Two RNAs folded together computationally: RNase P RNA and transfer RNA, 446 nucleotides in total. The coordinates come from a structure-prediction model, not an experiment, and the mean pLDDT is 79.

């Protein structure tokens, strides 16, 4: 200085608050052989437990219920993305490969596809993708001036250098040329074929292509694979009062009212008692903690993980509980020369569970390099 | 418990094939005016919520991780 891994204030007293179970005690309400019994509350005793590594963001991914459906398949959509392995599952994990930083232990990468196809590359700058020719270099060849030769001027030739920008169409060297260029060698990169070596990513060897391939797929899109939606305020179950609704019987039967397209008649309903039915609100119960569960030992496996045995039971409600004081230590912070003296414990805080990631966190211990 | 959704100047609010961020009202300053208001003309103010990535370059309907505001979810009908 790197990693990886554990605690996260400790011990004793006292008082308190939340759950469960125990024997009595009080009250209530059922049945009753009046002797009890079952069941629901109560307030005290007695035992027993009682926050977290994030319990938090709610970003993945299950497991439980529902709801949809043909237990399909295909398009749309959304996601992931190098290779192998774990796993209920996953965008977690572990291993390796490649690429990149460090001197180093290490670390970091959303890492398929850019010769499927479309788009996009602002200013600049000659040229931004059918690549160009501003500055620049050359005057061999041709043709003019000139007897020639040099030179100047046409026709041209070239991308080496400079300019600009992220990002200029392989790099360096040597040859080569008027002048220059993969023109041609060499190494080095790219692509690509073959052969080894690995399950695979890929890596090593060698042949061939003078280079045609520029960036973005956290642009669209291809390619491969998953994925039905919703969520515990999910869903089940009991069931007052009040008021509506049904069915059934007694009692009234008459005024009015509504309907029957208008009037008349006539018919039905509307009225009041009881007595049962179903819905269904307030309320209350369930779901609701014995699990992909902890801890130790052995065995497989680098590893994540996993078998086997043993042993433990460890919150759970209303949105409210999980806590204070005292003495000792321990740790920061402040004062003090010191000896000690004050204050205060770092993030936070379950709520159907689970296995992850990410964020927050005083300070401590341990292991390897 | 769970589920959406917003954040751009003092305030409301616009910004798409990613290329230097505006409008209106508010503020200031000058002009009209005895003065003020209202009207002209002009200026000034933005870490585009906070951090990283992706990319030559990001307010971005690119990705991603936090903050902070808001709204709606028993059950019948």
């Nucleotide at each position: 200085g790197a990693u990886g891994g554990c605690c996260g204030g400790g011990u004793g007293a006292c008082c308190g608050c939340g759950g469960g179970c125990g024997a009595g005690c009080c009250c209530c309400a059922a049945c009753u052989u009046c002797g009890g019994u079952u069941g629901a509350g109560g307030a005290g005793c007695g035992u027993u437990c009682g926050a977290g590594g994030a319990a938090a963001g709610u970003c993945c991914g299950g497991g439980c219920u529902c709801c949809a459906c043909g237990a399909a398949a295909a398009a749309a959509c959304g996601g992931u993305g190098c290779c192998g392995g774990c796993u209920a599952a996953c965008g977690g994990c572990c291993g390796g490969c490649g690429g990149g930083g460090g001197c180093g232990a290490c670390c970091c990468c959303a890492g398929g596809g850019a010769u499927a196809g479309c788009g996009c590359c602002a200013c600049a700058g000659a040229a931004a993708u059918g690549a160009c020719a501003c500055c620049g270099c050359c005057u061999a060849c041709c043709g003019g001036c000139c007897u020639a030769a040099a030179g100047c001027c046409g026709c041209g030739g070239c991308a080496a250098g400079g300019u600009u920008g992220a990002a200029a169409u392989g790099g360096u060297g040597c040859g080569g040329u008027a002048a220059g260029a993969g023109c041609g060698c060499a190494c080095c990169g790219c692509g690509u074929g073959u052969c080894u070596g690995g399950u695979a990513a890929c890596a090593g060897a060698u042949g061939c292509g003078g280079c045609u391939a520029g960036g973005c797929a956290a642009g669209c899109c291809c390619c491969a694979c998953c994925g039905g939606g919703a969520g515990c305020a999910a869903g089940a179950c009991c069931a007052a009062a009040u008021a509506g609704g049904g069915a059934c019987g007694g009692c009234a039967c008459g005024u009015g009212g509504u309907g029957u397209u208008u009037u008349u008649c006539g018919c039905a309903c509307c009225g009041u008692c009881g007595u049962c039915c179903g819905g269904g609100u307030c309320g209350g119960u369930c779901g609701c903690g014995u699990g992909a569960g902890g801890u130790g030992u052995g065995g497989g496996g680098u590893a994540a993980c996993u078998c086997a045995c043993a042993u433990c039971c460890c919150a759970g409600a209303g949105g409210a509980a999980u806590g204070g004081u005292c003495a000792c230590c321990a740790c920061u912070u402040g004062c003090g020369c010191a000896a000690g003296c004050a204050a205060g414990u770092a993030c936070a805080g379950a709520a159907c569970c689970c296995g992850g990631c990410u964020u927050a966190c005083a300070g401590g211990c341990c292991a390897u390099c | 418990g769970c589920c959406g959704g917003c954040u751009u100047a003092g305030c409301u609010c616009a910004g798409u094939u990613g290329g230097u961020a505006g409008a209106g009202c508010a503020a200031c300053u000058g002009a009209u005016u005895u003065g003020u208001a209202a009207u002209c003309a002009g200026u000034a103010g933005g870490u585009c919520g906070c951090g990283g990535g992706u990319u030559c370059g990001a307010a971005c309907u690119c990705c991603u991780g936090c903050a902070g505001c808001c709204g709606g979810c028993a059950c019948c009908a």